[in-house]
This is a predicted complex of two RNAs, RNase P RNA and transfer RNA, with 466 nucleotides together.
The coordinates come from a structure-prediction model, not an experiment, and the mean pLDDT is 75.

Order: sequence, then C1' cells, then structure tokens
RNA sequence: UAAGUAAGACAGAUGAUCGCUCUGUCCCGUUUCGUGGAUGGAGAGGAAAGUCCGAACUCCGCAGGGCAUGGUGCUGGCUAACGGCCAGUGGGGGUGACCCUAAGGAAAGUGCCACAGAAAACAAACCGCCCGGGAAAGCUGAAAGGCUUUCACCUGUGGUAAGGGUGAAACGGCGAGGUAAGAGCUCACCGCUCCGUUGGUGACAAUGGAGGCACGGUAAACCCCACCAGGAGCAAGACCAAAUAGGGAGGCGUUAAGGGCUGCCCGUCCGAGUCUCCGGGUUAGGUCGCAUAAGGCCAUGAGCAAUCAGGGUCUCAGAGGAAUGAUCAUCACUCCCAUCAGGGUAACCUGUUGGGAGAACAGAAUUCGGCUUAUGUCUUACUUGGUCC
RNA sequence: CGGGGCGUAGCGCAGCCCGGUAGCGCACUGCGUUCGGGACGCAGGGGUCGGAGGUUCAAAUCCUCUCGCCCCGACCA
Repeated sequence: UAAGUAAGACAGAUGAUCGCUCUGUCCCGUUUCGUGGAUGGAGAGGAAAGUCCGAACUCCGCAGGGCAUGGUGCUGGCUAACGGCCAGUGGGGGUGACCCUAAGGAAAGUGCCACAGAAAACAAACCGCCCGGGAAAGCUGAAAGGCUUUCACCUGUGGUAAGGGUGAAACGGCGAGGUAAGAGCUCACCGCUCCGUUGGUGACAAUGGAGGCACGGUAAACCCCACCAGGAGCAAGACCAAAUAGGGAGGCGUUAAGGGCUGCCCGUCCGAGUCUCCGGGUUAGGUCGCAUAAGGCCAUGAGCAAUCAGGGUCUCAGAGGAAUGAUCAUCACUCCCAUCAGGGUAACCUGUUGGGAGAACAGAAUUCGGCUUAUGUCUUACUUGGUCC
Repeated sequence: CGGGGCGUAGCGCAGCCCGGUAGCGCACUGCGUUCGGGACGCAGGGGUCGGAGGUUCAAAUCCUCUCGCCCCGACCA
C1' cells in the first nucleotide's frame, strides 16, 4: 500500500432566536371539568423497522383425557422463556486470518427417482471378453485326426461383470495375486458393519479383534421416534358518561338448540334464548391499563464464555392521526486542493495556516428478551500479496 | 396497532397440496376468405413464474429472508 477476517465504539457538541408534546409550581377565570398566561424540568433508535420467534400482562365459567394440527431436532451449559446465546463434537469451505452447518431415523413401512440407458433397486446383461458348437482357410499326416487363424454364423433358458457406453446416481475404492475370461475369489491399505478396551459429564475420539461387504439417493416427500405447545390478543380488558326505534326480517330451539372451555370427539359449565342480515345511536367521548422495570450505569468476585452473585448509584419520552423541528454562529470529525515547518538516503510520515465539500439508514404507539433486514464513519488485533529501506 | 391473503405472457386466470418439457381465454403478428373491413379458419411469436439465498440430480411448486399490493378488525343498544 491492496485485498480481506474478527471484535468493538460513535451516531456531533455548545449558545442564541422562533415553534411542538408532556409535566411541576404560581396567577387569572371558573360550581367542577376544561381553557389561558408566567416561570422551571424532560423529550426516539441501534436498528424505534420486518412482525419472524419467545415471554410478561389481560380476558375467555383455571384449560381434564384422546385424536388431529403446528413447531423443534449433534452434545453440555445459560436463561423467565425461546427456533435465542455461549462452549465444544462431527461435516463442509478458504492459501490463510477465519467462516458456514434445518446435523435424529432411509438394515418400521409407503411413495418418487423425469430424459437417457440393457438395467434405477430382494439387480440386470446392449456392446464387449471367455468357454462350447458350426463353417472356411492354412500347416502337418498315408488316413483318421491334430495344431493355428478367421467369421454379417448360433435358441447354449453357458460363464462373467474387469472394460465401453447412459445418467445426478449403476450394488465398496485402488493395487497385486489369481483365472478360460473374470469376480472380495484371495491378500495389503482405505472405507463399511458388529463386538470390545481406554479417555471424555456427553456428542465423540483413539485403538484392538471379528466379518469379505450384507446397507443407492430422497424425510426443507408422507412418515417413525423424542420433546414442546389451551385459545385470543392493549381495537386484550376495567370503570364512567352520553344518545337511540332497546326496531324489523329470516334460520335453529326448551323433544336441549345455541354458546364458553380447542380444530374434532368424550367430558364439563351456562342455558331460554341464540345466530345471520338490514336498520339506529355515539364530537368513533373520557379515565385507567401506561412507565420502578426479567430497568439503566459503575466498579468487585465466580466462570473459557454466555451468564450469575452480592454492593453502590440513577429515575431516564409517554403522545393518541400522533410532539421530539427550523435558522444562524462557534468548535470538533472525515475527505480534497493549496501553503509552510520538522523528521527520513528514499518510498513517505507528523504537524501549521487558508479555501471548498460531506455527515447514512431511518422515526416510539402496552412492555420486554432475541433473530433478521437497512445503514455512515472510525478504532484495535490478525491474515495473504505487492513495493521501498 | 393487531390479524389474514395475493404476486405466473399486454390483461384476466390455471398449474403449487403430492417437485420432472409453463398452459387456457382475450389481445398481438402473418396467411387465407372479402370489392374493402369485421367475424371465421390455419399457422406463429411473446415468460429471469416479484427479488435473493438454501434443500434436491432437478424448484413456479419445498424451506428461510426480503419487496410490493389488497382485505378485515371501534364501542353502545
């Protein structure tokens, strides 16, 4: 200097002026609510986002059993919980720093594997190779016959799976021996299966013996196994106030309908009404839920870490169509240009002054813990290459 | 704020559950028919299946993330 990997930090500051939301105190007005004025205080995020998971909280007549449905899926730990996080194991990628991993079961069952190919799953045999038969030619021989070579030959329900070819995938791989040709047929190494030993909490690793190989792929196909899950969501829900026609039509009902508990069944509770449509009313009203919380910050201790323990300290947005903004000045940050000074042999490094430019993604809406996605700048450590001394 | 659905040719839709050559109607182009046009007949063109990644031999289809669009949900009686 170029490319990259990992971890982390910040998200401009101060002042003035003009505004916005909430709020403490005081004043005016008022029966009260409300409204106005003065003066203080507070006022978005690392993702507030997507709503993908998990919870808190609230209601459903506390949620029992079975079936279905959905989710998760290596091991150990953390956590209120999780599909999250941490540490590891196995596998994969990268020259490397390092990264990724939906990673149970295909010797329980079912399905699928297009095209091509002989064959796509308890194997099969197109070309080929070998044996056998037949024919022809040559050599030899007195002859019968023997030997060698060749073939547009073959019902021979012969052998073979090494080679060719097809495919994403062809029934262990590779080498040697062996054979008529071949083949785990035999052997070494590797892989696989089974049984042990040692180490580890465990996933698993290392190693010994046995077996000649039986078991293609696909479960982000159905499914099996293990574990988890009651439903709805702050428009949940509670209280107060106001208004109207407590209206009409239809279905099903006290012969138990209908509704709640879950999608279904059992069971259970309420039960004389209930469901759908049309119509009516309410400034689509007010208060609470709603800000002390699985809270933030600081240092200490335990732990590799996630995290936990005890201690100190702080109170930090609460609007309801929705505030948190705009302008100016100064300073700070980054980049570019010019300038001067210092250091160095040099490449270059550090700083002064002046001018110009830039600053992303985006905005609370009941609240937390995560994940994912969007996004500017900087710092530190490390890796690989190039150049200079 | 909460819940649900959709995206395939110019337009409207199938195909997705259970993966194997992407189809239908209208529209478009050419030819025929007609004096000419319409209608009709024959032939044909046009698709990164919203985008990215993954599983698989193979993805419109299965899984994850993401973008865009649409629908529903107040209270009283």
Source information: Rfam match: Bacterial RNase P class A. On this family, see Frank and Pace, Annu Rev Biochem 1998: "Ribonuclease P: unity and diversity in a tRNA processing ribozyme". Rfam's curators write: Ribonuclease P (RNase P) is a ubiquitous endoribonuclease, found in archaea, bacteria and eukarya as well as chloroplasts and mitochondria. It is annotated as a ribozyme.